[in-house]
The RNA shown here (SAH (S-adenosyl-L-homocysteine) riboswitch aptamer) has 71 nucleotides and comes from Ramlibacter lithotrophicus. The sequence is in RNAcentral, with records from Rfam. Its mean pLDDT, the model's own confidence on a scale to 100, is 76.
RNA sequence: GCAUCCGAGGAGCGUUGCAGCGCCAUUUUGAGGCGUGAGGCUCGGUCAACAUGCAACGACGCUCACCCACU
Numbered sequence: 001g002c003a004u005c006c007g008a009g010g011a012g013c014g015u016u017g018c019a020g021c022g023c024c025a026u027u028u029u030g031a032g033g034c035g036u037g038a039g040g041c042u043c044g045g046u047c048a049a050c051a052u053g054c055a056a057c058g059a060c061g062c063u064c065a066c067c068c069a070c071u
Stems, first nucleotide, its partner, number of pairs: 005045005010064006018040001020036005039057001
């Protein structure tokens, strides 16, 4: 440094479907069809103690939770 894995970014339901994945087809005549599919993104990850503070995002619709303000 890369990849995997783990954790966090409040939770759930529905719709669509890109990437990805699976199956089928095609062998240069083809670039398709079906299914699945909305944490795929960001941050952190050697150990112990104390104190303080603390992210930004994630198609569309709905519900709940949390915070603030108003009545």